[in-house]
RNA sequence: GGUCCCUUCGUCUAUCGGUUAGGACGUGACCCUCUCAAGGUCAAAAGACGGGUUCAAUUCCCGUAGGGACUG
Numbered sequence: 001g002g003u004c005c006c007u008u009c010g011u012c013u014a015u016c017g018g019u020u021a022g023g024a025c026g027u028g029a030c031c032c033u034c035u036c037a038a039g040g041u042c043a044a045a046a047g048a049c050g051g052g053u054u055c056a057a058u059u060c061c062c063g064u065a066g067g068g069a070c071u072g
Stems, first nucleotide, its partner, number of pairs: 001071007010025004018055001027043005048064005
């Protein structure tokens, strides 16, 4: 240099064109308890960036950035 793949809450991970983007761990509040832990309830928290297609995009296309695999 070439080809291909990946990027979603703090972390890990679902969602393959239309629901309020779901779950686990973690975090916070409350309940429980003499206290702590454990347990229960609730809450906050995410589509790498920029364009395009579409009535509608996390999803499809293009480019950029970062990471990875193979290879000249």
The RNA shown here (transfer RNA) has 72 nucleotides and comes from Treponema sp. The sequence is in RNAcentral, with records from ENA. Rfam family: tRNA. By type it is a transfer RNA.